A computed fold for a 1421-nucleotide RNA from a marine sediment metagenome, annotated as small-subunit ribosomal RNA.
RNAcentral holds the sequence, with entries from SILVA.
Rfam family: Bacterial small subunit ribosomal RNA.
Model confidence (mean pLDDT): 84 of 100.
RNA sequence: AGAGUUUGAUCCUGGCUCAGGACGAACGCUGGCGGCGUGCCUAAGGUAUGCAAGUCGAACGCGCCCCGCAAGGGGUGGCGUGGCGAACGGGUGAGUAACGCGUGGGAAUUUGCCUCCAAGUCGGAAAUAACCCCGAGAAAUCGGGGAUAAUAACCGAUGGUCCCGUAAGGGUAAAGAUUUAUCGCUUGGAGAUGAGCCCGCGUCCCAUCAGCUUGUUGGUAGGGUAAUGGCCUACCAAGGCUAUGACGGGUAGCUGGACUGAGAGGUCGGUCAGCCACAAUAGCACUGAGAAAAGGGCUAUACACCUACGGGUGGCAGCAAUCGGGAAUUUUGCGCAAUGGACGAAAGUCUGACGCAGCGACGCCGCGUGAAGGAUGAAGGUCUAACGACUGUAAACUUCUUAAUUCCCCGUUGGGGGAAGGAUAAAGCACCGGCUAACUACGUGCCAGCAGCAGCGGUAAAACGUGGGGUGCAAGCGUUGUCCGGAUUUAUUGGGCGUAAAGGGUCCGUAGGCGUUCCGAUGUGUUUCUCGUAAAAUCCUCCGGCUCAACUGGAGAACCGCGGGGAAAACUAUCGGAAUUGAGGAAGUUAGGGGGUGGCGGAACCUUGCAAGGAGGGGUGAAAUCCGAUGAUCUGCAAGGGAACACCGAAGGCGAAGGCAGCCACCUGGGACUUUCCUGACGCUGAGGGACGAAAGCUAGGGUAGCGAAACGGAUUAGAUACCCGUGUAGUCCUAGCCGUAAACGAUGGGCACUAGCUAUUCCCGCAAGGGAGUGGCGUAAGCUAACGCGUUAAGUGCCCCGCCUGGGGAGUACGGCCGCAAGGCUAAAACUCAAAGGAAUUGACGGGGUUCCGCACAAGCGGUGGAGCGCCUGGUUUAAUUCGAUGAUAAGCGAAGAACCUCACCAGGGUUUGACAUGCAAGUGGUAGGGAUCCGAAAGGUGACCGACCCGCAAGGGAGCUUGCACAGGUGUUGCAUGGCUGCCGUCAGUUCGUGGCGUGAGCUGUAUGGUUAAGUCCCAUAACGAACGCAACCCCUACCGUUAGUUAAAAAUGUCUAGCGGGACUGCCUCGGUAACGGGGAGGAAGGUGGGGAUGACGUCAAGUCAGCAUGGCCCUUAUGCCCUGGGCGACACAGACGCUACAAUGGCAGCUACAACGGGUUGCAAUGCGGUAACGCGGAGCUAAUCCUUCAAAAGCUGUCUCAGUUCGGAUUGAGGUCUGCAACUCGACCUCAUGAAGUUGGAAUCGCUAGUAAUGGCGGGUCAGCCAGACCGCCGUGAAUACGUUCUCGGAACUUGUACACACCGCCCGUCAAAUGGGGAAAGUUGGAGCUAGCCGAAUCCGCCGUAGGCGGAGAAGCUGGAAUCAGCGAUCAACAUUAAGUCGUAACAAGGUAGCCGUAGGGGAAUCUGCGGCUG
Repeated sequence: AGAGUUUGAUCCUGGCUCAGGACGAACGCUGGCGGCGUGCCUAAGGUAUGCAAGUCGAACGCGCCCCGCAAGGGGUGGCGUGGCGAACGGGUGAGUAACGCGUGGGAAUUUGCCUCCAAGUCGGAAAUAACCCCGAGAAAUCGGGGAUAAUAACCGAUGGUCCCGUAAGGGUAAAGAUUUAUCGCUUGGAGAUGAGCCCGCGUCCCAUCAGCUUGUUGGUAGGGUAAUGGCCUACCAAGGCUAUGACGGGUAGCUGGACUGAGAGGUCGGUCAGCCACAAUAGCACUGAGAAAAGGGCUAUACACCUACGGGUGGCAGCAAUCGGGAAUUUUGCGCAAUGGACGAAAGUCUGACGCAGCGACGCCGCGUGAAGGAUGAAGGUCUAACGACUGUAAACUUCUUAAUUCCCCGUUGGGGGAAGGAUAAAGCACCGGCUAACUACGUGCCAGCAGCAGCGGUAAAACGUGGGGUGCAAGCGUUGUCCGGAUUUAUUGGGCGUAAAGGGUCCGUAGGCGUUCCGAUGUGUUUCUCGUAAAAUCCUCCGGCUCAACUGGAGAACCGCGGGGAAAACUAUCGGAAUUGAGGAAGUUAGGGGGUGGCGGAACCUUGCAAGGAGGGGUGAAAUCCGAUGAUCUGCAAGGGAACACCGAAGGCGAAGGCAGCCACCUGGGACUUUCCUGACGCUGAGGGACGAAAGCUAGGGUAGCGAAACGGAUUAGAUACCCGUGUAGUCCUAGCCGUAAACGAUGGGCACUAGCUAUUCCCGCAAGGGAGUGGCGUAAGCUAACGCGUUAAGUGCCCCGCCUGGGGAGUACGGCCGCAAGGCUAAAACUCAAAGGAAUUGACGGGGUUCCGCACAAGCGGUGGAGCGCCUGGUUUAAUUCGAUGAUAAGCGAAGAACCUCACCAGGGUUUGACAUGCAAGUGGUAGGGAUCCGAAAGGUGACCGACCCGCAAGGGAGCUUGCACAGGUGUUGCAUGGCUGCCGUCAGUUCGUGGCGUGAGCUGUAUGGUUAAGUCCCAUAACGAACGCAACCCCUACCGUUAGUUAAAAAUGUCUAGCGGGACUGCCUCGGUAACGGGGAGGAAGGUGGGGAUGACGUCAAGUCAGCAUGGCCCUUAUGCCCUGGGCGACACAGACGCUACAAUGGCAGCUACAACGGGUUGCAAUGCGGUAACGCGGAGCUAAUCCUUCAAAAGCUGUCUCAGUUCGGAUUGAGGUCUGCAACUCGACCUCAUGAAGUUGGAAUCGCUAGUAAUGGCGGGUCAGCCAGACCGCCGUGAAUACGUUCUCGGAACUUGUACACACCGCCCGUCAAAUGGGGAAAGUUGGAGCUAGCCGAAUCCGCCGUAGGCGGAGAAGCUGGAAUCAGCGAUCAACAUUAAGUCGUAACAAGGUAGCCGUAGGGGAAUCUGCGGCUG
């Protein structure tokens, strides 16, 4: 000192959260020792028991004990009188917002014991307790009678510097004891100490507490007190306090100080110390120096206890202890040895003050749990790529050392010394994804769980749980709670308000704050010096004492404050004097929709009348409602009416704002300019307050042409409570009065001063130059700003004053108050909830935004599909199974370039288990491996006569093989959302990036934009860019032309053709036109002309696109089965639906006959000629060919001739019957082909839709792969014949570029609003109900005090508690009601974000299931 979290990314604003420190703490796990501290924060709740205040015999009486016969003496301290103390010490913090406390002052007081000074201490008389007797009572206790003493009480005397009084004068005292030295006593004075009282200043929150007060404020007189005083009483006056916060409510003991913080501050007030208050609650006095008295009294109340029921007793907030409450807080300990206190002459007694001990890791501090050596880097554990790595010198082991403890001695709450014995007897807790130091394995599978924040977990989790390892701290470690910090997040230090939260709608003005120049005075603030005080402790510094430290002693510093005194005089303030520039006034000009009142005017509109006219009008996207033969619309004339004022008109003017517009007159406010004169700071701002204040709305009365909420009708629509249309009421207008709000906006408060310019416009002065006042635009002047932007009209630089803000929602809401006729306005919360909400800008994507461009995209054409039959694929259905995958474009004649068995993955059934296949190990094996007749069986498989081996080695033996067992094989099982590879689409579209530089705070931008051009980010020009990469193009292949080399084949041979090579050729090179250029138009030559035609070639990326079933592969799953073998079936089903095709519907044709011209290919398990048989499929047979040699191989359409003549046909061939051929182990399910017969639908196809721009479409045949055969009409190729059309880019689809808006970024298949339904939550209202603390009126009235009397006693006054009534206030509960918030997948719509499909929003009014719609005015966000 910062960090995490809003976004795809960025900057800013802004909240939330974390890291630090602290604690009278508590809880969880754990726990060795010591020192010093500390320990009921809750129930100021109740308390058993013990103790906490006594002492004095040197004041006195009695008693008791001892000595003594007695007198008397001594002792003791039981009872009582008396004295002192008990008002201290100890506890607690309920009350108290106060002279209570703190601090500094003050005058009208008192002060026992103590100190000092002065004076005195004489005489006398009467009682009383204890005690004795009697009595009452359960007890507590009390009554009567009798006796007695004093330092007890009283009387007298004396006396002063005492008291009263002006004085004269009057009044007031004492106590003795005794060891003879003292202690006492009385009076007065002084001091010290303590106490009482008064004052200045300081001392929490709420204004949703704004007015309070009648002893109240003052005076006079009296009373009272130690003393001042309304402290009390009577009378008189009517005051006193308050926005600088009275009164009321809430909370709270205050301080020294403690914690935190850089500080300023913030929070706290336990222990220690000072003060205050209290002692069950409330009131009251007595005694006393001192009390309204914690362990005294009286009374009342509540509670508790005893009781013989008559009556009594009690007060732990003293120390322990107990119950209760609570998350939680100790022993019914020891001692007066120390310190201190009471009493005493003293010894001493008392002392739960205090000193110690006990309990608690509650805190701080210190120490220890071993030290040194020790590698086979042991075992075990974990991980692993199976090599090893880590745990780890850690352990074992060797050497050394020994807190506690036990024992002994000195000794005694304690301390010191010694001995014995053994590494033994002593380590945990939290964390390890980021913040934040520390990583792996397994388990789990949005489950269980974690979480301080953001967030982890849906099968490979470093985030859950466990293990291993690691990190941090350590007798503790974590968690929870609270405070400060970080938070400059209340900002004095030290923030803001155009758009993020935030400028009041505007002006006037009160208090207040601030205020021009000069002179003089004072000395308020201010500065400085000095004195007093600021208790001690604490904090800080230094030096000491406990072995150190914590702790503690001493000294210093400090205590930032307050008070007294002295000095200074700049600034501030006050007083006095002067000035003119601020401000104002006068004079003279001047512009203007500034305001008010009255009058006048024309256009338009509506209504009515008359005329004319004759079928429609009106309205819309299109219509309809509506008006019209009772004459509309349209046209002309006339009359009436109300509202608003075209053109001028503008970026223009005026006004404080709202706002203001025809013309004229009257009344009236403000401004600007010019020039002198006058006043002399008269100024600025402005809390409260007052006035004005659009539209809508309200009240009363008028008015009503047009428009027009509501309402009605017509359309639109799924619906349409809307948008559109037709009607239309309030209203809009006027008068008088309310309301007081708007996106009342420049989203920018007012005033003054200063800080480059350019330009436009309005007004004034001036001949002009120019000056002044306004209103706009531009702008890298500087500067400011998060950016956008602002920029002399500041959002710049400064000063003054006011208003306002402090996360989003809840909410501008509730409650309360004020205002209003109402609607409503102003003021204005909390609970709860979220981790964001937001501003500006960036890159994308998107838009029913814009501009430009391209593409068989449309258009122009040609031919199809969609209708029929059939083929094939898919969906669906069916099935034992109809295996699986592919599903918009980018699945569907796709994987599949060949499903009868096989294939095969599916189904049924039969079998098999180291396996159909691979490797390793172990054991076994010579009639072994292998072959295999027979029999069973559907086959697999089983059986097994018989035959019968191989290599090396002389042999033994080994190898190979086989059998058995163990490892393992195997899986078309799962995950294409774990993957590799491959592929599809965007798209052969022209794009995608980088380096350096530049711009920007940054994301990013520039480069790659503008202008041209191209098929092209192709090229050119230009340019803060200059270059480069992947794409484009070119390089490669085929093809068209030519040359040349070669010649197996072809050919009799040559040319030619052909085949195989090698070269040439085309480059906008040439001409011309246009253009700066790139390039474009035209032309020549040429086989070919502007990338000649075709192919291969597919950038960065997108779709979690497709494929685990082609292959490969991680994880998971199966293992006598999800593996393997076999037979049969299925993949071929069939009411339907879809995709792609073939054949057709015929005459541009069918059929028959005759007759031309190809190319690419294939062939030995093959192609097969000639020939023969068969109508044919085909059969027989086999020359030739391992191919430019032989075969396939007759191409077909075309051409010629004939026939058919428009018909379901000589079109069409489905379907079916019969008979055959071929392949194959086998054609039933389920092959192809041939012959004969049969002869279905179909006569050109609805909405819609597909392909194609030239050797293309269309049309005709041929070949090949797969393949035994073939369901191929598919696919891949080849050649023949061979067109039409393109004006053009408005529209559809897709794409590219630029721009614009955005609340989208999973990116429009986006986002998102409200009602309704459900659950939960907290608050509000509510008939009422319950309680608290007080107020007030009346009644009653204890103790006590005061007064009076006739003083036993009574009466009167005051008086706590209580009772009754009333008003107000605070809180609890409350049927129900209306909102709000939250909650993976409910309902209805689609309001907002793009022109969001009717631009949105603000105010207001009405309507409507809901979002919302409509009217009026306003804003641009």